[in-house]
RNA sequence: CAGACGAACAGGCAAAGCCGGCGAAAGCCGGUGACGCAAAGGCACGGGCCUACCUCCGCCGCGCGCGGACAUGGCCGCCGGCCCGCCGAA
Repeated sequence: CAGACGAACAGGCAAAGCCGGCGAAAGCCGGUGACGCAAAGGCACGGGCCUACCUCCGCCGCGCGCGGACAUGGCCGCCGGCCCGCCGAA
């Protein structure tokens, strides 16, 4: 110095819920709030999961109806991968 590793130190992030906003929805943003997280920092690259406005098909009591299919939409706090990164004991 680097990697592995994760005691300590200094801190960091912020689940659910609630309030406001955006969105058809999944979900996202802000506030509040802490379930937890050594990457719970970033990137949808692979896998996985979620939603279906529109579109198509079917049904129909013909309704802004019901059902099915569909991602270019969404989730990185689901896994893997890649990139960056604080501290320094064993």
c-di-GMP-I riboswitch aptamer from a Dehalococcoidia bacterium, 90 nucleotides, folded computationally. The sequence was found by an Rfam model in a public genome assembly. The source organism's lineage runs through Bacteria, Bacillati, Chloroflexota and Dehalococcoidia. Rfam family: c-di-GMP-I riboswitch aptamer. Rfam describes the family as follows. GEMM was predicted in a large-scale screen for bacterial structured RNA regulatory elements. The coordinates come from a structure-prediction model, not an experiment, and the mean pLDDT is 91.